[in-house]
RNA sequence: UACUCAUCGAGACCGGCUGAGGGAUAGGCCCAGUGACGCCGGGGCAACCUCCAGGACUUACCAUCCUGGAAAGGUGCCAACUCCUGCGGUGACCUGAUCACCGAGAGAUGAGUG
Numbered sequence: 001u002a003c004u005c006a007u008c009g010a011g012a013c014c015g016g017c018u019g020a021g022g023g024a025u026a027g028g029c030c031c032a033g034u035g036a037c038g039c040c041g042g043g044g045c046a047a048c049c050u051c052c053a054g055g056a057c058u059u060a061c062c063a064u065c066c067u068g069g070a071a072a073g074g075u076g077c078c079a080a081c082u083c084c085u086g087c088g089g090u091g092a093c094c095u096g097a098u099c100a101c102c103g104a105g106a107g108a109u110g111a112g113u114g
Stems, first nucleotide, its partner, number of pairs: 001114008013042005021031003025086004043078003048074002050070007082106001087103006093096001
C1' cells in the first nucleotide's frame, strides 16, 4: 500500500508537558485559554488475535459453527451512534428541502493474504 472477511446505538479518566485549533473529507452541529487536539506516565474498557468449558455436526476424531467464561501477551479503544447528513430506495404526516426505516459508498479497528 492493495485485496478478503468480521465488527462498528454497549463500555471505559486522572496527572504532567505543550499551547490553538480539533471532531478523516464538505455542510451542519459540537469540543476548546475553566487549556481542547497532540505527546508522555499511570489507570481503565472491551474481547479481534489467544486460552478454557459445553453444545451442534461426525461412526468417531479433526476442522467449522453456536453459547458461556478467562484476561497474561499482541493490537485497539476511553465526548457526542462512525456526532449527524451527503448516494439510492421505502414509508409517514402537520408538505417541512421534516421525520422514520433499509441499503450502498466512505471511514475506523482487528484477523488473514499478496